[in-house]
About this RNA:
A computed fold for a 106-nucleotide RNA from Cyclobacteriaceae bacterium YHN15, annotated as SAM riboswitch aptamer (S box leader). It matches the Rfam family "SAM riboswitch aptamer (S box leader)". Its family is annotated with regulation of gene expression in the Gene Ontology. NCBI's taxonomy places the organism under Bacteria, Pseudomonadati, Cytophagia, Cytophagales, Cyclobacteriaceae. The sequence was found by an Rfam model in a public genome assembly. The model forms 90% of the base pairs in the Rfam consensus. Model confidence (mean pLDDT): 82 of 100.

RNA sequence: GAUUUAUAAAGAAGAGGUGAGAGAACAGGCUCUUUGACCCUCUGGCAACCAUCCCGAGUCCUCAGGAAAGGUGCCAAAACCUGCCCAAAAAAGGGAACUAUAAAUU
Numbered sequence: 001g002a003u004u005u006a007u008a009a010a011g012a013a014g015a016g017g018u019g020a021g022a023g024a025a026c027a028g029g030c031u032c033u034u035u036g037a038c039c040c041u042c043u044g045g046c047a048a049c050c051a052u053c054c055c056g057a058g059u060c061c062u063c064a065g066g067a068a069a070g071g072u073g074c075c076a077a078a079a080c081c082u083g084c085c086c087a088a089a090a091a092a093g094g095g096a097a098c099u100a101u102a103a104a105u106u
Stems, first nucleotide, its partner, number of pairs: 001106008013043005021032003026083004044075003049071002052067003056063002084095003
């Protein structure tokens, strides 16, 4: 990099560095940002996909619940919103595609 499966309206920020753009890509909108964003580092936290541990049921491997110091991930806004299809007076709604993350395979 590719494939498959699952998840994506919940949740979680301080300090230091840097200094102009940032919110995946394209377009439109909207938002964040010199009261310093984005990014990097440290610390802290969230979550519970994998691993581990505890308890219960069923009985050797599953299911429900809990913990969480290991491996990842994440910590503005729904994956910020829309774009294609269905539906629709409008708004709300459902699905797909794309993207991200995890796990497995390659």